[in-house]
RNA sequence: CGGGCAGGAUCGGGAGAAUCCGGGCAGCCCCUGACAGGGCGGGUCCGGUGCCGAAGGAGCAACCGCCCCGGUAAACUCUCAGGCGCAAGGGACCGUUUCUGCACA
Numbered sequence: 001c002g003g004g005c006a007g008g009a010u011c012g013g014g015a016g017a018a019u020c021c022g023g024g025c026a027g028c029c030c031c032u033g034a035c036a037g038g039g040c041g042g043g044u045c046c047g048g049u050g051c052c053g054a055a056g057g058a059g060c061a062a063c064c065g066c067c068c069c070g071g072u073a074a075a076c077u078c079u080c081a082g083g084c085g086c087a088a089g090g091g092a093c094c095g096u097u098u099c100u101g102c103a104c105a
Base pairs, nucleotide, nucleotide: 002104004102005101006100007099008098009097011095012094013093018049020048021047022046023045024044025043027040028039029038030037050084051083052082056080057078058077059076063071064070
């Protein structure tokens, strides 16, 4: 000095799936002199059903291991967790700048 790999920070990008059903509490509206009564009601909470995959988690083909047994990848599979109007948040992954480490030329 050159690119490579891994990690940290920074900035930018970044998908899918319910305007579902039931109930509670706010709130709003109608009615009444008032009480009572009626309606609306993700603003919020609980439950149910359906659904999504890109935090995390789990599973495995080739391969390694003589065999048994075992190890082992993903954006694949599962859906435990998470999520499902817009926005926000989150978000695998991708890129910018920068730092650290490793190996190489």
Annotation: A computed fold for a 105-nucleotide RNA from Pseudogemmobacter bohemicus, annotated as Glycine riboswitch aptamer. Of the family's consensus pairs, 90% are formed in the model. Its Rfam family is "Glycine riboswitch aptamer". Rfam's curators write: This family represents the bacterial glycine riboswitch.